[in-house]
Context: one part of a larger RNA
RNA sequence: CUGGGCGUAAAGCGUGCGUAGACGGUCAUGUAAGUCGGGUGUGAAAGCCCCGGGCUCAACCUGGGAAUUGCAUUCGAGACUGCAUGGCUAGGGUGCGGAAGAGGGAAGCGGAAUUUCCGGUGUAGCGGUGAAAUGCGUAGAUAUCGGAAGGAACACCUGUGGCGAAAGCGGCUCACUGGACCAUUACUGACACUGAGGCACGAAAGCUAGGGGAGCAAACAGGAUUAGAUACCCUGGUAGUCCUAGCCCUAAACGAUGACUGCUUGGUGUGACGGGUACCCAAUCCCGCCGUGCCGUAGCUAACGCGUUAAGCAGUCCGCCUGGGGAGUACGGUCGCAAGGCUGAAACUC
Numbered sequence: 001c002u003g004g005g006c007g008u009a010a011a012g013c014g015u016g017c018g019u020a021g022a023c024g025g026u027c028a029u030g031u032a033a034g035u036c037g038g039g040u041g042u043g044a045a046a047g048c049c050c051c052g053g054g055c056u057c058a059a060c061c062u063g064g065g066a067a068u069u070g071c072a073u074u075c076g077a078g079a080c081u082g083c084a085u086g087g088c089u090a091g092g093g094u095g096c097g098g099a100a101g102a103g104g105g106a107a108g109c110g111g112a113a114u115u116u117c118c119g120g121u122g123u124a125g126c127g128g129u130g131a132a133a134u135g136c137g138u139a140g141a142u143a144u145c146g147g148a149a150g151g152a153a154c155a156c157c158u159g160u161g162g163c164g165a166a167a168g169c170g171g172c173u174c175a176c177u178g179g180a181c182c183a184u185u186a187c188u189g190a191c192a193c194u195g196a197g198g199c200a201c202g203a204a205a206g207c208u209a210g211g212g213g214a215g216c217a218a219a220c221a222g223g224a225u226u227a228g229a230u231a232c233c234c235u236g237g238u239a240g241u242c243c244u245a246g247c248c249c250u251a252a253a254c255g256a257u258g259a260c261u262g263c264u265u266g267g268u269g270u271g272a273c274g275g276g277u278a279c280c281c282a283a284u285c286c287c288g289c290c291g292u293g294c295c296g297u298a299g300c301u302a303a304c305g306c307g308u309u310a311a312g313c314a315g316u317c318c319g320c321c322u323g324g325g326g327a328g329u330a331c332g333g334u335c336g337c338a339a340g341g342c343u344g345a346a347a348c349u350c
C1' cells in the first nucleotide's frame, strides 16, 4: 500500500452552519498538465534469471542475453481527468400565488386545582398503611360555604397527529420572526454535494449573582418494616424545581441506523397542499407531490429483522472500529468558578 467492517457482536461525532480539501450535470472549441504510444540518452560492475563455455562433477570461475518495471528529453495521440473560452437547463437558487403547523424569542390575559390566610356553619376526630405509628386536632382540626394572596402547570381537544437540525415544542390573544410544502413555471445558469480544523445550538442535573417559592422533593429528621434497614412504605422537610443574566456541554443526546444523489414489484392507514369527477359548495371516489405509520415482494442479513422513510443495488465525502480487563483510568495538554469536560496511553493480567 491492498484487503474487512460500524441497527443489536468493537465501531455513526448529540445536532447544525461552514473554511481548507476531496468530489462534481450537459454541449462545443482550444490546450496538452495528468493519461496513452514511439524514438533517443541514461538506469556502473558484480549478483538474480535464461542460453553457452572451463576446472573429472558441483560449489566456483567465465562469455552472451534478458532484466533493471525508473528518470530525462523528443516526436505523436486527444477518448477520459485537468485547465481556458463560449453555450445549455434536467442539479441548486430566486420571484409571483397559496395553505398547514405545540417552530422560535417577547408581551398581555384566563379558568380548574393544590396550599396558606381571614370569616361563617359545625363537632371529635382527621390523616396515613399490608397493618400501624410518627404527624394534625377541643387554643376547634378534617368536612363545608364565602372572601383574599401567591406560585407553578395548562385537564378535555390529544391522535403509531403536527412542527423543529438536534436538544425539544401543548391554555388563549396580539405584534415580531425562522423553515419546510403545494401550484405556476417567470428569472438565474452548475452557483452543487460533503466537510479535517473552526463557529453556533445543545434535555436533566450542577455552578455564580439577584429575585421567587404554591405543589413536589435529593440531603436531613422522625415513624414503621427488618436479624439489621444508612432502603423500599408513612409523616415532615432544605437545596433544587420557577424567573433574569452568565457558565457548564454531558445522556440509552436512540431509529442504538452520518449527510447527499440516483435506481429497484406491491398492499393498507394517516397529515398538509394541488388536480379531476360534480351546475356550485361540501362529502365521497380517483390521481399527483411532500411528510408520517403499518404489512410485505425481490434482494440483503449470523440470525433477529430491514424491506421506495432499506439494513436492497450503486456513487461522492466525512466520522469511527481492530480481543476482554486494566480504563474512558494515569500522565501531559487544553477548556471550566467549581463539579468536571475534551483529548487519551502503558505496565500487568486472562
Base pairs, nucleotide, nucleotide: 004321005320006319007304008303012318014201015200016199017198021194025088026087027086028085029084030083031082033081034080035077036076037075038074039073040072041071042070049065050064051063052062053061054060091191092188093187094186095184097182098181103177104176107173108172109171110154115149116148117147118146119145120144121143125136126135162169163168206247207246208245209244210243211242215241216240220236221235222234223233258317259316260315261314262313263312266295267294268293269292270291271290273288274287275286276285299306300305323350324349325348332343333342334341335340

Record summary
The prediction has a mean pLDDT of 88. This is a predicted structure of a 350-nucleotide part of an RNA (small-subunit ribosomal RNA, central domain) from a Steroidobacteraceae bacterium.